[in-house]
RNA sequence: GGGCCGAUAGCUCAGCUGGAAGAGCGGUCGCUUUGCACGCGACAGGUCAGCGGUUCGAACCCGCUUCGGUCCA
Numbered sequence: 001g002g003g004c005c006g007a008u009a010g011c012u013c014a015g016c017u018g019g020a021a022g023a024g025c026g027g028u029c030g031c032u033u034u035g036c037a038c039g040c041g042a043c044a045g046g047u048c049a050g051c052g053g054u055u056c057g058a059a060c061c062c063g064c065u066u067c068g069g070u071c072c073a
Base pairs, nucleotide, nucleotide: 001072002071003070004069005068006067007066010025011024012023013022019056027043028042029041030040031039049065050064051063052062053061
């Protein structure tokens, strides 16, 4: 220098053919207990890496950039 893969909640990761945000763990509050743990319920938490484009509509498609992994030179 080039090819490929990845970037989504605090962490680990889903997200179907483009119709607009989810799980587990963690956090907060409540129920339960003499108390704690376990269990159950509710809630909070997201510029979907960045910028631009396509589209009525983009986490998803296209281009460029950044970071990480891997392969070739």

Predicted 3D model of a 73-nucleotide RNA (transfer RNA) from a Pseudomonadota bacterium.
The source organism's lineage runs through Bacteria, Pseudomonadati and Pseudomonadota.
Rfam family: tRNA. Rfam classes the family as a transfer RNA. Its family is annotated with triplet codon-amino acid adaptor activity in the Gene Ontology.
The RNAcentral record of the sequence draws on ENA.